């Protein structure tokens, strides 16, 4: 210093050819159950979609540049 992959909730990860209101499972919160807890049922919170800047009527998605994280060349 090249080249690829990744970055969405605490954690793990979906997200289709750009289009309605960002989603699961697991942990958290409270209700209920029990003498108590744990299992379980109901309900809920919880997100600048890494960070800019672009293209568009619209952007987690598509372009560019930045910052991590891993791989593999030198």
């Nucleotide at each position: 210093g090249g080249g690829c992959g990744g970055u969405u909730a605490g954690c793990u990860c979906a997200g289709u050819u750009g289009g309605u209101u960002a989603g699961a499972g697991c942990g958290c919160u409270g209700c209920u159950u029990u003498c108590a807890c744990a299992c379980g049922g109901c309900a809920g919170a919880g997100g600048u979609c890494a960070c800019g800047u672009g293209u568009u009527c619209g952007a987690g998605u598509c372009a560019c540049g930045u910052a991590c994280c891993g791989c593999c060349c030198a």